[in-house]
The RNA shown here (transfer RNA) has 72 nucleotides and comes from Patescibacteria group bacterium UBA2591. It was read from a public genome assembly. Rfam family: tRNA. By type it is a transfer RNA.
RNA sequence: GCCCCUUUGGCUCAAAGGUAGAGCAAUCGCUUCGUAAGCGAUAGGUUGUCAGUUCGAAUCUGACAAGGGGCU
Numbered sequence: 001g002c003c004c005c006u007u008u009g010g011c012u013c014a015a016a017g018g019u020a021g022a023g024c025a026a027u028c029g030c031u032u033c034g035u036a037a038g039c040g041a042u043a044g045g046u047u048g049u050c051a052g053u054u055c056g057a058a059u060c061u062g063a064c065a066a067g068g069g070g071c072u
Base pairs, nucleotide, nucleotide: 001071002070003069004068005067006066007065010024011023012022013021018055026042027041028040029039030038048064049063050062051061052060
């Protein structure tokens, strides 16, 4: 220098163009003499950034950034 893959709540992952969800973690409550476990509820995301296509984009296209891999 060129090519490929990945990027979504604190963490691990879904969502194959039509209101972004789950598990764990967190907070509050119930339960208990108390703790853990269990049960219920709440909060937390403008989907890495910027553009483009589209009535509509996490999803399709391009550039850039970060991480990983390959070639020279």